Predicted 3D model of a 72-nucleotide RNA (transfer RNA) from Enterocloster sp. Its Rfam family is "tRNA". Model confidence (mean pLDDT): 84 of 100. The sequence is in RNAcentral, with records from ENA.
RNA sequence: UGUGGGAUAGCUCAGCGGAAGAGCGACGGCCUUACAAGCCGCAGGUCACUGGUUCGAUUCCGGUUCCCACGA
Numbered sequence: 001u002g003u004g005g006g007a008u009a010g011c012u013c014a015g016c017g018g019a020a021g022a023g024c025g026a027c028g029g030c031c032u033u034a035c036a037a038g039c040c041g042c043a044g045g046u047c048a049c050u051g052g053u054u055c056g057a058u059u060c061c062g063g064u065u066c067c068c069a070c071g072a
Stems, first nucleotide, its partner, number of pairs: 001071007010024004018055001027041004048064005
């Protein structure tokens, strides 16, 4: 410097243009003499940033930043 991939909850990741979910974790409850396990509930998100297209964008297009791989 080029090409390709990635950036979504605290962590690991899903997500078909109609507006965001799971598992684990946190918190509360049930259970237990108590703890663990199990069950139930609840909270937690400027979808990296910035423009564009669209009635409508996490999703499509452009630019920027960062990470990974490959090439030079």